[in-house]
This is a predicted structure of a 71-nucleotide RNA (transfer RNA) from a Candidatus Niyogiibacteriota bacterium. The sequence is in RNAcentral, with records from ENA. The coordinates come from a structure-prediction model, not an experiment, and the mean pLDDT is 84.

RNA sequence: GCGAGCGUAGUUUAGUGGCAAAAUACCUGCCUUCCAAGCAGGGGAUGCGAGUUCGAUUCUCGCCGCUCGCA
Numbered sequence: 001g002c003g004a005g006c007g008u009a010g011u012u013u014a015g016u017g018g019c020a021a022a023a024u025a026c027c028u029g030c031c032u033u034c035c036a037a038g039c040a041g042g043g044g045a046u047g048c049g050a051g052u053u054c055g056a057u058u059c060u061c062g063c064c065g066c067u068c069g070c071a
Base pairs, nucleotide, nucleotide: 001070002069003068004067005066006065007064010024011023012022013021018054026042027041028040029039030038047063048062049061050060051059
């Protein structure tokens, strides 16, 4: 330099056009003499920009970042 894939919560992953889901972590409460474990609850996310569409995490394009391959 060329090509391909990926980007969703602090972290690991779902979600093939119609209210963004779970686990874990964090916070609060219960339980316990205390801690841990357990139970209940709570806040927190679609990399950025543009396009298509009544409607975009999803489809298209560009940018950025990461990974892989070729040279």

It matches the Rfam family "tRNA". Rfam describes the family as follows. Transfer RNA (tRNA) molecules are approximately 80 nucleotides in length. Rfam classes the family as a transfer RNA.
The source organism's lineage runs through Bacteria, Bacteria candidate phyla and Candidatus Niyogiibacteriota.